Predicted 3D model of a 479-nucleotide part of an RNA (small-subunit ribosomal RNA, 3' major domain) from an uncultured organism.
Context: one part of a larger RNA
RNA sequence: UGACGGGGGCCCGCACAAGCGGUGGAGCAUGUGGUUUAAUUCGAGGCAACGCGAAAAACCUUACCUGGUCUUGACAUCAUACUUAAAGCUAUAGAGAUAUAGUGUUCUUAGCUUGCUAAGAGGGUAUGACAGGUGCUGCAUGGCUGUCGUCAGCUCGUGUCGUGAGAUGUUAGGUUAAGUCCUGCAACGAGCGCAACCCCUGCCUUUAGUUGCUACCAUUAAGUUGAGCACUCUAAAGGGACAGCCGGUGUUAAGCCGGAGGAAGGUGGGGAUGACGUCAAGUCCUCAUGGCCUUUAUGACCAGGGCUACACACGUGCUACAAUGGCAAAUACAAAGGGAAGCGAAACUGUGAGGUGGAGCAAAUCCCAAAAAGUUUGCCUUAGUUCGGAUUGGAGUCUGCAACUCGACUCCAUGAAGCUGGAAUCGCUAGUAAUCGCGGAUCAGAAUGCCGCGGUGAUACGUUCCCGGGCCUUGUACA
Repeated sequence: UGACGGGGGCCCGCACAAGCGGUGGAGCAUGUGGUUUAAUUCGAGGCAACGCGAAAAACCUUACCUGGUCUUGACAUCAUACUUAAAGCUAUAGAGAUAUAGUGUUCUUAGCUUGCUAAGAGGGUAUGACAGGUGCUGCAUGGCUGUCGUCAGCUCGUGUCGUGAGAUGUUAGGUUAAGUCCUGCAACGAGCGCAACCCCUGCCUUUAGUUGCUACCAUUAAGUUGAGCACUCUAAAGGGACAGCCGGUGUUAAGCCGGAGGAAGGUGGGGAUGACGUCAAGUCCUCAUGGCCUUUAUGACCAGGGCUACACACGUGCUACAAUGGCAAAUACAAAGGGAAGCGAAACUGUGAGGUGGAGCAAAUCCCAAAAAGUUUGCCUUAGUUCGGAUUGGAGUCUGCAACUCGACUCCAUGAAGCUGGAAUCGCUAGUAAUCGCGGAUCAGAAUGCCGCGGUGAUACGUUCCCGGGCCUUGUACA
């Protein structure tokens, strides 16, 4: 100087407390461990691994296994020699890779005998340089990322103090979300962080008015059509909030408390933004790369299988156990997105998944598209039930060469566990929790995951304690 203390002081955080809803019990989905296996490819491991890499494992992907094959190679550049267009198509053998046969034949330039020679481009064979490696080392590395933590810290120059390591500044008194600001002070200044500048959202104005909107006039089943651009909305430019005003308080300060006006009040709400560093944290399987290893194999091609196994254990979720509910009928109100190898309307058809159909739409115009919880009416009456839907049998639909291993969905039948969950443990303070549906990426098909969107809409006295963190101080046999 740090680090640590079941030392002290001050302060903060869904850290506790006050609550709400869960997890832990059940069934299923998914990831992991373990076991099994020819293989169950690999990585990730307290917080900060475990719905993680993977925003899609039937084939492919695919790295694994079994079998069948290749060796200048699936891919790149070049050299030498020989040879020839190549691709494609057909047939046969084969699981295919591939092999054989046939077909197809001439592209560019030059010379000319007009179908031959030479050169080029492309292909093949042989040889040689070399290719290749998701092989090892993340403890050789770059880059990228997680974490403490959006915590308020981390430092430097000059000066001063100290023999020196170092200290001071950065401590103190206030204050703040903040090393934020003020005052004081052997310090005076500065940098990286904080804040602000950026985006979305909340109010207003101006400009603009189609594909949007409809107050007024006419019109219709319907903003449908004429008409209009007020209103809504859209999207560009501006305004607006600064402790600016008033009162109190404070050291005449920084600020704090209350009030007014205002759409909004003290950082308005949300996002992006992550200092010096820590964990030899993670990644050599994104990529790049040193070294090592491999080179008729640890490389390459193909078929089938596996990554989907299953006495079990754990994590993360979904669905429930019901009456604030289930079922049936009627009926209302969103936002944000996506659409051409696409979204696909009306109509017809099927109990249904779906099929036929093909209008319109590269989209404020058309389509996906029905929002659901809600409201109204009726039935059920506390029961393992009209709760719950696992499992299984049968019959189908769709995607796709192909749904056996191993897809999703539909219909009929079946109707398991489960009556609110031990110890323990998690999230959350406002349009939040909880609850309800909608969309998107990936994607031929395949979400209870992920990323977004809106609808309805709760509870908090405080800082003694637990956990983590910041500053000062104290002890230390630790570095």